[in-house]
């Protein structure tokens, strides 16, 4: 000191109710603990999830072809989640090995 990681102190705090903010995902206080050694910070890659769609795709309607109207979408767009995984930064205590 570097990897593993027992215990002690402290440390966060899921669900779940209250409040409040959002069009929602979901944010934030307080209560509250299922659980975490980064459950610390950062949406950068997937991932999940919400909402919007004027081009895209796909579907169906008609006053039937009209830059027409409808629903969806793994496409376009704008968000949330770092307590889903990686990846960046920082980081308390330290037994045996």
């Nucleotide at each position: 000191u570097g990897c593993c990681g027992a215990a002690a102190a402290g440390g966060c705090a899921a669900a779940c109710c209250u409040g409040u903010c959002g069009c929602a995902a979901g944010g934030c206080a307080g209560g509250g603990a299922c659980g975490c050694a980064a459950a610390g910070c950062c949406a950068u890659g997937g991932g999940u999830c919400c909402g919007g769609c004027c081009c895209c795709u796909c579907u169906c309607c008609c006053c039937c072809u009209g830059c027409g109207g409808u629903g969806a979408g793994c496409a376009c767009u704008g968000g949330a989640u770092c307590g889903c995984c990686a990846g960046g930064c920082u980081g308390c205590c330290g037994a045996a090995g």